[in-house]
Predicted 3D model of a 108-nucleotide RNA (Glycine riboswitch aptamer) from a Caldilineaceae bacterium. Of the family's consensus pairs, 91% are formed in the model. The coordinates come from a structure-prediction model, not an experiment, and the mean pLDDT is 76. Lineage of the source: Bacteria > Bacillati > Caldilineae > Caldilineales > Caldilineaceae.

RNA sequence: UGACGCGCGACGAGAGAGACUUCACGGACGAAGCGCCGAAGGGGCAAGCCGGCAGGACAACCCACCCUGCAAGGUGACACUCUCAGGCAAAAGGAUCGUCGCGAUACG
Numbered sequence: 001u002g003a004c005g006c007g008c009g010a011c012g013a014g015a016g017a018g019a020c021u022u023c024a025c026g027g028a029c030g031a032a033g034c035g036c037c038g039a040a041g042g043g044g045c046a047a048g049c050c051g052g053c054a055g056g057a058c059a060a061c062c063c064a065c066c067c068u069g070c071a072a073g074g075u076g077a078c079a080c081u082c083u084c085a086g087g088c089a090a091a092a093g094g095a096u097c098g099u100c101g102c103g104a105u106a107c108g
Base pairs, nucleotide, nucleotide: 001108006103007102008101009100010099011098012097013096018034020033021032022031023030035088036087037086041084042082043081044080048075049074050073052070053069054068055067056066
């Protein structure tokens, strides 16, 4: 100096699913019941990688490297999956996307 990208902020876009039943209540809050949704957050895992074991190859022999196989382990992404949390009129929230601004950096 400085990005495809990353972090923060502002603005805009932004799905799904009972304004269910009973009680209480002025009421949307609350308690209980049944039924649902996945896109805050959280959990789960495929290949791959790491490690292990066995065999092969190399080699006088052993180890390492290399090849193959095995299955208990570790690691391992999503808008997949679970539904703990959250949600099921509007508002709010909302993964993610766009624009602008600021910031920290990689390579050079």
It was read from a public genome assembly, where an Rfam model found it.